């Protein structure tokens, strides 16, 4: 991009086209082929005409039954022409059916053209008619009469036909054409008309047309269809036929055909042409057009020029329909319609006016061909559904950050147009040939006119591919979806709006075909590793094939012809208003015929030549094969000999073998089966493979000479060998080894791994199998294309000879450059650059399966579909991982120290419990966390009991004038009532009182409020990996790219720390320094700090004059930097050691957290989207509860004792805090604590006792003078309040517990351990917690194997949510599709038989018949029918096998 389409939605006109693709199902009706009376005879027919009864009438006439003739006309049958054309339809058909070009010397041809000739004389009959009868009807039967353009004799006849004879010309073979004699057979119709002539008949030559046989080329699938064929292939003779022919027949001969694809099987009408594509192609055969076929199905012939005949005949078959049951009729795949069947295709229409066709002299008359109209947006085509202006950017809608923005000039409204549709009016071409006549369409086409925007827009779509975004409702639901994908509470992806794109009388969707697809690759692919070299040679068929000469012209090329219908198509032109559609012309149709020419090139012939190929001679080299001999070393087994308790085996062990004497040792012996070193990416061979040594028999391949033949070559479908291992068959072997199996271990299990045993089997012989990762994953052969560098074989050079070194040819290897590859990588032995042959490949899985064939003993070769998915794969990256490797850190482990896990108590968490037990933290990195203080408050939870603009902010409008603060009543209280009391500034006013403002109160709308949810919508903070040493840029440069380098390497550090060296080269975040404390010290300042000196004083006491040395305090410096020095190292960085110093190699300690990870924690600090909730999920109150407790866990505390407990005396700190405070002295209380009130906003004074520590003294090893729970009593503090539910003290009790499974935690020096003392919170306190102080003060560290985590570089990866990953098979389950299958059911095409209609041919006809002939009757052949066995295909099926998908 297209369609003979459907289907969803929606639909104004009009042109111009098309419309049963499906049951070649059945079919009512009605119409589709008839015509001629100028062929015949008859019928009807009845103008005219003649005659003429009755009757009237005197008569003349009238009248006018009946009878007589009869023109125009009409017609059944005879007869002739048509009917074989025109129409339908594609069921068959893989075929000379058709396309195209040929041949017909093997042929016919009606009407029709020219042309000659020429129609003369006889005859019997028949149908129609008439009459008889049969039948229900179709129809028939018998008498009878008649006619011709019907039908027969006879005559005449040529250049015709046919026999014989003569001679000629030409041709592709048979042959074919002319001539001349003689013979024989053989025609004919008339009709119209006054006539002329016309139309008809007859023979024959010729044309035109058609038509019939026959060739050569071209055109579907399958090889899982490999052999086929008996009239088959030839031949002779006969017969048929317009016509050659096995076209049919007798007879002889044994042929034809076929990997170039026969035979079978499935499909299918076939072309011009149509659709797609740039083209080669692919596809595809509606309309129109050429040809075949076919007409209810099968067979059949008959007429005729033509048919084997849609609207003709005869059988047989199925169907239907009519009957009176006895018999008939019947054939829409003509035009309409009907039913059926489909997803799906039209009116039982007009008309013979054009065009065309049959008759016919004509006039005509028939024509569902045609021409036309109906019906369907079925397709192309054009045209409308209005145009201009118009901003307040209107209402409305949606959207909002609340400003607005959008829909939008879009509407409204104001000026205009008048197509289309709709009235009216006019009105055709199409008709043609002298005129007239003649139009179904049609009162249509087109022309004018009137009116009025007025009667005409919808439908996909809006993640991305692909133009086109927002609400909102939904919550993995409902749904979408071409693919990838959306949906799980913020969905541009569902649904719906609002907008907004695309296309428009349409748009979408579905099928279908062709492109895209270089995705069957001829044009135009590929095969190391994506899919894919045959396992390996041999060789046939065929392909392909070295130099050179001629000749030839088949292949090519090139001119000419001839044809390639018409239409389509392309150009240029023209007619319809325009296009669509139509006509004109002109190109093209790429082919194929034929002729004429060329001679490179392939190809045929003849000829020659040597480089390819292969001989010949002379060399070596070698696990190449067979075949027969031998040959040690070993292991096992037997004997014997020494000799004793073990031996074997493993990580460790047991089984196992040994006191019946093993292993270990030494002789002797049996036997089988490999052949150590030599040995080597060495050698041979096609592969497979080949390994002691000797022989014999055997193949190949190198190389050296250039004697010989002369293209003898490559490749190889098929076909035939060969062919590891294991295995099979069959007979021997059997030492080791060791599938199966059998113990013993290991394990959760172990139907392995590992150990003792241990049969097939491994070996040997003849077979047989036919396979591997049969790999270099790389087919075979030839040529060409840079290099180094081992190695095996041979030759030449050089040398006196060896080595060595040049050179070359031949094989094996490794490195690398061009080129090539995706990419890794090949690289002269290509995967490079050419050519030839063969083999193979076209997503994944199903699957190398099934079903068939071969061929086998298992089995192998060969080889599919349905059904499934959206990937399977390949090469490389970066990352994460590893029970991978290398190197390095860290109380990681180790080595120590002291816990923790048991006990009793606190305390936080789970779980239960409860009206509530408020929330929130869940491995490390939740659990004495948030809480650095829950009796009420706190508090968010529970229950009651109240409030609803609210406990609090802003604003508005309206009214008032208060409020606070005390009192009183009611209540549990909140709250209500109630009494006192009655606002303040300004202006105006004398006041009242107004106005304005502030501050209240009330009502009232706007709102507040929410610890209500979403920490996966969020901002801030915070934990963590981790103070680990890392992340990372810019430029350059590599590489298609992802990416890499830089950052890797070597040293060195705590450190990506610093040195070196490098395609880096610089930077940046980090580390380190820089800041705080602490240790040292020096200057300056000396209160409230301090006291060496000097005086004063006291019981002691810097107490008090002095002082500022000195502790101290504070300010400001100074010191440390690997600066020295010696080693070590590369003359580096740096380690070691060492001096100095108060400190030495970052001095101790903090503070400081890189890119990032963990949708990690927090919506309850605090901010904030979005949802919710609004007399409550908001506010207040009272009491409860947050403190519950069978139970589990986590962090601590205090013990268990004597390194200790009490008692008693005694010494020595820092940090700190202190006015609603810290509290001395003194006093009372056993105490807690009270009274008490100096002193201090504090280097001043209080807290203040520091404890452990010493001195002294008791306990004596016990559930105790350890241990203090748990009770009991009485006290004491805060506080409205200590019952739930504080905390002291004092006197009584006196539990567990005796050092703690399995496990697991700190911590490397002023630290562990031990001791106390402070401060935050706070009325208080459950603190045993936390933060901080300062005392006393240890032990080990060999090391880096191993456990944790962690760095760096390497490595394999199928992970990538990243090993807490992926993923395998069985088994359960649900659904698909599918093989086998005992068997049912069918289909189809053959074969035998056996019957056998109609017809045709043959005979035969003693019946007809004048005769020709012809019924009858008899054979052949044969559609149909029947039997039989097989075949080949599908359908289904208990069961039953595998696959798929969840």
């Nucleotide at each position: 991009g297209a369609c003979g389409a459907a289907c969803g939605c929606u639909g104004g006109c009009g042109g111009c086209g098309u419309g049963c693709u499906u049951c070649a199902g059945a079919c009512a009706u009605g119409c589709a082929a008839g015509u001629c009376g100028a062929g015949c005879g008859g019928g009807c027919g009845g103008a005219g005409g003649c005659c003429a009864a009755a009757c009237c009438g005197c008569a003349a006439g009238g009248g006018g039954a009946g009878g007589c003739u009869g023109a125009a006309g009409c017609u059944a049958g005879c007869g002739g022409c048509g009917a074989a054309c025109g129409g339908g339809u594609g069921a068959g058909u893989a075929a000379c059916a058709c396309g195209u070009g040929g041949g017909u010397a093997a042929u016919c041809u009606g009407c029709c053209c020219a042309a000659a000739a020429g129609a003369c004389u006889g005859g019997g009959a028949u149908a129609a008619c008439g009459g008889u009868c049969c039948g229900a009807a179709a129809g028939g039967a018998c008498c009878g009469c008649u006619a011709a353009u019907a039908c027969c004799g006879g005559a005449u006849a040529a250049u015709g036909u046919c026999g014989u004879u003569a001679a000629g010309u030409c041709g592709c073979a048979u042959g074919a054409c002319a001539u001349a004699a003689c013979g024989a057979a053989g025609a004919a119709a008339g009709g119209c008309g006054a006539a002329a002539g016309c139309c008809a008949c007859u023979u024959u030559c010729g044309g035109a047309u058609g038509a019939g046989c026959u060739c050569g080329c071209g055109a579907c699938c399958c090889a899982u269809c490999a052999g086929c064929u008996a009239g088959u292939u030839g031949g002779u003779g006969a017969g048929g036929u317009a016509a050659a022919g096995g076209c049919c027949c007798a007879c002889c001969a044994a042929g034809g055909c076929g990997a170039c694809g026969a035979c079978g099987g499935g499909u299918a009408a076939c072309c011009g042409g149509u659709c797609u594509g740039a083209g080669a192609g692919g596809a595809u055969g509606a309309u129109c057009g050429g040809u075949c076929a076919c007409a209810c199905u099968g067979g059949g012939a008959c007429u005729g020029a033509g048919a084997u005949a849609c609207g003709g005949c005869c059988c047989a078959g199925a169907c239907u329909c009519c009957u009176a049951c006895g018999g008939g009729a019947g054939g829409c795949a003509g035009c309409a319609g009907u039913c059926g069947g489909g997803a799906a295709u039209a009116u039982u229409g007009g008309g013979c006016a054009a065009u065309g066709g049959g008759c016919g002299a004509a006039a005509g008359c028939c024509u569902g061909a045609c021409c036309c109209a109906g019906c369907g947006a079925c397709g192309c085509c054009g045209c409308g559904u209005g145009a201009g202006g118009g901003a307040u950017g209107a209402a409305g809608g949606c959207c909002u950050u609340c400003g607005g923005g959008u829909c939008g000039u879009a509407a409204a409204c104001c000026u205009c147009u008048g197509u289309c549709a709709u009235c009216g009016g006019g009105g055709a071409c199409g008709a043609a040939g002298a005129a007239a006549g003649u139009g179904a369409c049609g009162g249509u086409a087109c022309c004018c006119g009137a009116g009025g925007a007025g009667g005409a827009a919808g439908c996909c779509c809006c993640u991305g591919c692909u133009a086109a975004c927002u609400a909102c409702g939904u919550g993995c639901c409902a749904g979408c979806a071409g693919c990838c994908g959306c949906g799980g509470u913020a969905a541009u992806a569902c649904g719906u709006a609002g907008g907004g794109g695309g296309c428009a009388a349409g748009c979408g969707u579905u099928g279908u075909c062709c492109g895209g697809a270089g995705u069957u690759a001829u044009u135009g692919g590929g095969c190391g590793u994506a899919a894919a070299g045959g396992g390996c040679g041999u060789g046939u068929a065929g392909g392909c094939g070295g130099c050179u000469u001629g000749u030839u012209a088949a292949g090519u090329c090139a001119g000419g012809u001839g044809u390639g219908a018409a239409a389509u198509u392309u150009c240029a032109g023209g007619g319809c208003u325009u296009a669509a559609c139509c006509c004109u012309g002109a190109a093209a149709c790429u082919g194929c015929g034929u002729u004429u020419g060329a001679a490179a090139c392939u190809g045929g012939c003849a000829g020659g030549c040597u480089c390819g190929a292969g001989g010949a001679c002379a060399g070596g080299a070698g696990a190449g094969g067979g075949a027969a001999g031998u040959g040690g070393a070993a292991u096992u087994c037997c004997c014997g000999g020494u000799g004793u308790a073990g031996c074997g085996g493993u990580g460790g062990a047991a089984u196992g073998c040994g006191u019946a004497g093993a292993u270990a040792u030494c002789g002797g012996g049996a036997g089988g089966a490999a052949c150590a070193c030599c040995a080597g990416u060495g050698g041979c061979g096609a592969a497979g493979g080949c390994g002691g040594c000797u022989u014999c028999c055997u193949g190949g391949a190198c190389u050296g000479u250039a004697c010989c033949u002369g293209a003898c070559g490559c490749u190889g479908a098929g076909g035939c060998g060969c062919g590891a291992a294991a295995g099979c068959u069959a007979g021997g072997g059997g030492a080791g080894c060791a599938a199966a199996c059998a113990g013993g271990a290991u394990u959760a299990g172990a139907u392995a791994c590992c150990c003792u045993g241990g049969u097939a089997g491994u070996c040997c012989u003849a077979g047989c199998u036919g396979u591997a990762a049969a790999c270099g994953a790389u087919g075979a052969g030839u040529g060409c294309u840079a290099g180094g560098u081992g190695u095996g074989g041979g030759a030449g050079g050089u040398u006196g000879a060896a080595a060595u070194c040049c050179u070359u040819c031949c094989g094996u290897g490794c490195c690398g450059g061009a080129g090539u590859u995706a990419a890794c990588g090949c690289a002269a032995u290509a995967a490079g650059c050419a050519c030839u042959c063969c083999g193979c490949c076209u997503g994944g899985g199903g699957a190398g399966u099934a079903c068939g064939g071969c061929c086998g003993c298992a089995g192998g070769c060969u080889a599919a579909a349905a059904c499934u998915c959206a990937a399977a794969g390949g090469a490389a990256u970066u990352g994460a991982c590893g029970g991978g490797g290398g190197c390095c850190c860290g109380c990681a482990c180790a080595a120590g120290c002291a816990g923790u896990g048991g006990a009793g108590c606190g305390u936080g968490u789970g779980g239960u419990u409860u009206a509530a037990u408020u929330c929130g933290a869940c491995g490390c990195a939740a659990c004495g966390c948030g809480c650095a203080g829950a009796a009420c408050c706190u508090u968010a939870c529970c229950a009651g009991g109240g409030c609803u603009u609210g406990a609090c902010a802003u604003c508005g409008u309206a009214g008032u004038g208060c409020a606070a603060a005390g009192g009183c009543u009611a209540g549990a209280a909140a709250u209500a009532g109630u009494c006192u009391c009655c606002c303040c500034u300004g202006u105006a006013g004398c006041a009242a009182u107004a106005c304005a403002g502030g501050c209240g109160c009330u009502a009232u709308g706007a709102c507040a409020g929410g610890u209500g949810u979403u920490g996966c919508a969020u901002g801030g903070u915070u934990g963590u990996c981790g103070u680990c040493a890392g992340c990372u840029c810019g430029u350059g440069u590599c590489g298609u790219g992802a990416g890499a380098u830089g950052u890797u390497g070597g040293g060195u550090u705590a450190a990506g720390u610093c040195c070196c060296g490098c395609a880096a080269c610089g930077a940046g975040c980090g580390c380190a320094a820089c800041c705080c404390c602490u240790a040292u010290u020096u200057g300056g300042u000396g209160u409230u700090g301090c006291c060496a000196c000097c005086g004063g004083g006291u019981a002691a006491a810097g107490c008090c004059g002095g002082g500022c040395a000195c502790u101290c305090a504070c300010c400001a410096g100074a010191g440390a930097c690997u600066g020295c020095c010696g080693g070590a190292g590369a003359c580096g960085a740096u380690c070691c050691g060492g001096a100095g110093g108060a400190a030495g190699g970052u001095g101790g300690g903090g503070a400081u957290g890189a890119c990032g990870u963990c949708a990690a924690a927090u919506c309850a600090u605090c901010a904030u989207g979005g949802c919710c909730c609004u007399u409550a999920u908001g506010c207040c109150c009272u009491g409860g509860g947050c403190c519950a407790c069978a139970c589990a866990c986590g962090c601590g505390c205090u013990a268990c004792a004597a390194u200790g407990g009490c008692c008693g005396g005694u010494a020595c700190a820092a940090c700190g805090g202190g006015c609603a405070g810290c509290u001395a002295a003194g006093g009372c209380g056993c105490a807690a604590g009270c009274c008490g009130g100096a002193g201090c906003g504090a280097a001043u004074c209080c807290u203040a006792a520091a404890a452990a520590g010493c001195c002294g003294g008791u306990c004596u090893c016990a559930g105790u003078u350890g241990g203090g729970a748990u009770c009991g009593a009485g006290g004491g503090c805060u506080g409205a309040a200590a019952c739930u539910c504080g905390c002291c003290c004092u006197c009584g009790u006196g539990a567990a517990c005796a050092c703690g499974g399995a496990a697991u935690u700190g911590c490397u020096a002023g630290u562990a351990a031990u001791c106390g003392c402070g401060g935050a919170u706070c009325a208080g306190c459950u603190a045993c917690g936390c933060c901080g102080c300062g005392g006393u003060g240890a032990a080990u560290a060999c090391g880096u194997u191993c456990c944790c985590g962690g760095g760096c570089c390497u490595u394999g990866u199928a992970c990538a949510c990243a090993c807490c990953g992926c993923c395998c098979g069985u088994c359960a389950a649900g659904c698909c599709a599918u093989g086998g299958a005992a068997g049912c059911c069918g289909a189809u095409g053959g074969u035998a038989c056996c019957u056998a209609a109609a017809g045709u041919c043959c005979g035969u006809g003693c019946c007809c018949g004048a005769a020709a002939g012809g019924a009858g009757c008899g054979g052949c052949c044969u559609a149909g029918g029947g039997u039989a066995a097989a075949a080949u295909u599908g359908g289904u099926a208990a069961c039953u096998g595998g696959g798929g998908c969840u």
Small-subunit ribosomal RNA from an uncultured bacterium, 1446 nucleotides, folded computationally. The sequence is in RNAcentral, with records from ENA and SILVA.